Model confidence (mean pLDDT): 88 of 100. This is a predicted structure of an 85-nucleotide RNA (c-di-GMP-I riboswitch aptamer) from Salipaludibacillus keqinensis. It was read from a public genome assembly, where an Rfam model found it.

[in-house]
RNA sequence: CGUACGAAAGGGCAAAAUCACUGAAAAGUGGUGACGCAAAGCUAGAGGGGCUAACGUUGUAAAACUAUGCCAGCCAGCUUCCGAA
Numbered sequence: 001c002g003u004a005c006g007a008a009a010g011g012g013c014a015a016a017a018u019c020a021c022u023g024a025a026a027a028g029u030g031g032u033g034a035c036g037c038a039a040a041g042c043u044a045g046a047g048g049g050g051c052u053a054a055c056g057u058u059g060u061a062a063a064a065c066u067a068u069g070c071c072a073g074c075c076a077g078c079u080u081c082c083g084a085a
Base pairs, nucleotide, nucleotide: 005083006082012037013036017032018031019030020029021028022027035073041078042077043076047075048074049071050070051069056065057064058063
């Protein structure tokens, strides 16, 4: 110095719930709040998987299919602070 690993230190993020706003919805943004997280940092026709179904298609109807919409705190890829055993 690098990789693995994860004690300590300095810190960081922020689940559910709730309030307001946006959205057809999924969900997102901000406030409150902490379930947890060594990557809970970034990446979404340029990986896999999942959610929604407005528009569209089918249907007598109920409904079904469909992403260009969304999720990375599902797996994954990339990057990365510190330094005990």